[in-house]
Context: one part of a larger RNA
RNA sequence: GCCAGGGAGCUAACUGUCAUGGCAAGACUAAGCCAGUCAAGGCGAAGUCGAAGGGAAACCGAGUUCUCGCAGCAUUAGCGAGGAGAAGCGUGUGAAAGUGCGUUGAGUCAUGGCGGUUAGGCUAGAAGCCAGUCGAUCUAUUCCUGAGCAAGCUGAAGGCGGGCGAAAGCCCGUUGGAGGGCUGAAGCCGUACUAGCGUGCAAACUGUUGGUGUGACUUGGGAAUAGGGGUCAAAAACCAAUCUAGACUGGCGAUUGCUAGUUCCAACCGAAGCGUCUCGUAGGGCGUCCUCAGUGGAGAUAGCAUUUCCUGUAGAGCACUGAUAAGGCGGCGCGGGGAAGAAAUUCCUCACCGCCUAUUCAAACUCCGAAGGGAUAUGCAUCUUAGAAGCUGGGAGACGGGUUCGUGUGACGUAAGGUUCACGACCGAAAGGGGUUUAACCCAGACUGAAGUUAAGGUCCCCAAAUUUUUGCUAAGUGUCAAGCUAAAGUGUGUGUUCUCGCCAAGACAGCAGGGAGGUAAGCUCAGAAGCAGCUAUCCUUUAAAAAGUGUGUAACAACUUACCUGCCGAGAGAGGGCGCCACGAAAACGGACGGGGCUAAAGCAAAAUACCGAUACUUUGGAUACUUGCCAAUGGGCAAGUCAUGGUAGGUUGGCGUAGUGAUUGGGUCGAAGCAGGGCGGUGACGUCCUGUGGACCGAUUUCUAUUGCAGAUCCUGGC
Numbered sequence: 001g002c003c004a005g006g007g008a009g010c011u012a013a014c015u016g017u018c019a020u021g022g023c024a025a026g027a028c029u030a031a032g033c034c035a036g037u038c039a040a041g042g043c044g045a046a047g048u049c050g051a052a053g054g055g056a057a058a059c060c061g062a063g064u065u066c067u068c069g070c071a072g073c074a075u076u077a078g079c080g081a082g083g084a085g086a087a088g089c090g091u092g093u094g095a096a097a098g099u100g101c102g103u104u105g106a107g108u109c110a111u112g113g114c115g116g117u118u119a120g121g122c123u124a125g126a127a128g129c130c131a132g133u134c135g136a137u138c139u140a141u142u143c144c145u146g147a148g149c150a151a152g153c154u155g156a157a158g159g160c161g162g163g164c165g166a167a168a169g170c171c172c173g174u175u176g177g178a179g180g181g182c183u184g185a186a187g188c189c190g191u192a193c194u195a196g197c198g199u200g201c202a203a204a205c206u207g208u209u210g211g212u213g214u215g216a217c218u219u220g221g222g223a224a225u226a227g228g229g230g231u232c233a234a235a236a237a238c239c240a241a242u243c244u245a246g247a248c249u250g251g252c253g254a255u256u257g258c259u260a261g262u263u264c265c266a267a268c269c270g271a272a273g274c275g276u277c278u279c280g281u282a283g284g285g286c287g288u289c290c291u292c293a294g295u296g297g298a299g300a301u302a303g304c305a306u307u308u309c310c311u312g313u314a315g316a317g318c319a320c321u322g323a324u325a326a327g328g329c330g331g332c333g334c335g336g337g338g339a340a341g342a343a344a345u346u347c348c349u350c351a352c353c354g355c356c357u358a359u360u361c362a363a364a365c366u367c368c369g370a371a372g373g374g375a376u377a378u379g380c381a382u383c384u385u386a387g388a389a390g391c392u393g394g395g396a397g398a399c400g401g402g403u404u405c406g407u408g409u410g411a412c413g414u415a416a417g418g419u420u421c422a423c424g425a426c427c428g429a430a431a432g433g434g435g436u437u438u439a440a441c442c443c444a445g446a447c448u449g450a451a452g453u454u455a456a457g458g459u460c461c462c463c464a465a466a467u468u469u470u471u472g473c474u475a476a477g478u479g480u481c482a483a484g485c486u487a488a489a490g491u492g493u494g495u496g497u498u499c500u501c502g503c504c505a506a507g508a509c510a511g512c513a514g515g516g517a518g519g520u521a522a523g524c525u526c527a528g529a530a531g532c533a534g535c536u537a538u539c540c541u542u543u544a545a546a547a548a549g550u551g552u553g554u555a556a557c558a559a560c561u562u563a564c565c566u567g568c569c570g571a572g573a574g575a576g577g578g579c580g581c582c583a584c585g586a587a588a589a590c591g592g593a594c595g596g597g598g599c600u601a602a603a604g605c606a607a608a609a610u611a612c613c614g615a616u617a618c619u620u621u622g623g624a625u626a627c628u629u630g631c632c633a634a635u636g637g638g639c640a641a642g643u644c645a646u647g648g649u650a651g652g653u654u655g656g657c658g659u660a661g662u663g664a665u666u667g668g669g670u671c672g673a674a675g676c677a678g679g680g681c682g683g684u685g686a687c688g689u690c691c692u693g694u695g696g697a698c699c700g701a702u703u704u705c706u707a708u709u710g711c712a713g714a715u716c717c718u719g720g721c
Stems, first nucleotide, its partner, number of pairs: 001721006011119013026049003032043003053060002064087005072079002088103006122261004129251006140225009149215001151183003154179001158175007187212003192208002195206002227243001229239002264656006274287005289397001290395006299383003303380004308375004315368001316366002321362003326357006335350006402427001404425005410420003432443003447623007457613003460597003466610001468609006479599002490584003494581008503572001511568005517541003520548001522536003547562001551560002624646002626643007657710001659707003663703006675694008
């Protein structure tokens, strides 16, 4: 992992509500007793609930009137159960006004459904706390009694001999054999390789290397200390692979807001991730939101328009409050700087204050001021007697982790698949078609079968449908990507298109040919400086034209060339701007992605046109269920017509299938029961039924009641493979 079997909302008491039934201003018995077949039954109002409330209490003490009005009944517009409203009444409080609660008679008992509380309380799962026992064959420390430590080295005190000295004493030689001394076997330990191993040889080992190795040494046997206790040269170490409190058994089904699981079918409706409180943010309570039932009896509304109002945002503005560039005028008591003066003081200036002109700003400024939003009323629209709003009650779930997209004249952030808001949509809980793939992008909301038509998106092949029609553009494989899944500033004598400006048959632009001179080598500087290192100036003449010289060049000259002019030629040529496509700008890790192949007057881009393909959408039609109406039947049913009905998680509601057993009724079986295997048929489905084989003795149907009643999951349990 597979298979089989087991495996999770149960039971009791109390309690809320609904349904059904009995009795009813009452309802019911409890303990107990009688009798009895482990019964049924008969007695038994003690007591409980109800019939009156208000008040802390003393105490006081209601159950009436009127109006409207659904159903219904009457028919001439009325009566009117239940319902709504108003006024009274009881009582508490208050000086009063007023106000709280109650008041126009329905309960109670039983059974069942769904909830709640208390109990283990749907099942499984902690770490744990306490009690009592068992442990020191491991290990910690101690005690008793034993054992062990090759070999070598070093050479303390002391002794002896000698030397020196006045002495104390010192020195030399030798002897001696000390030491938590040295090297190193055995032994003990476990440093490094962060080696090997790492389903190991091993739940701590192996190898090499290493520490200690006469001592605070190692070790055998025997004994002591026990769980809030021991022992500890102290690591919270060790106390039997268990230690910041051992193990075992019990209290114990501890508790857990956490995690996992929670078993048959169909039908109807169908959420929330929001507000508020919470030692609260992984949870709860209450409210919103869902569902069911009742009541109610005519309105409701996220749409559109209009009526009358409310608002202070976006924007704008500077009239207030503040801020603000520049200038002018005035003030200047005080402050800083300067000048004059012996000083008093005076003058200039800066700052400051006020006003004027005037620039720029504001979430906590406003002389203004939208869109939008809200209220009200009316009309239209939509929903609604197939039952609106409102009200009451039962059951929830859910939350306090939402997500993406669009919009915002929102906030924060450099930004983010960012955070936080508002409005809407979608996913969540939504399948189908498109987007290669794809939660939330586009189309579209799936009851079921058949046929057709379209949407988004597409039509060369993969791949259904145009190698369709017309006109342009692109040469970059740009592109072939709606978005999600990037590309910018800038640049281009790439190309198309458009506009503007100046030149041109009195000959433009380009090319070719000729000229391109003189004063003069301008002056200065400099070794030199002659158009051309540098500085200054940049005139005049001859001319069709020719620079105090545009570039190359020389040491300096020379030489070449250009501007400028003429000739030849003969029609356009030059500059700038806008727009379209294109190019550069352009960097990521295996080779590589327009979905791929591939595509170039496209199968690309732009504009237009026609046809086709394409979904669970739409249409037609058969069927199912729900609801409504009508008819028939009268216990729940049948038939016909109609409906803008029938996606769905959590969840609420309703109806069924099957399993085991009991009662009642009624059947089958050796002419073959149950079970098993294969097949046929029926039902939307849970499932039912029939046939054949096997099997060899029990098993059903209808109906009532009861439940250890349905498995794929829980690292589920047991067994098998």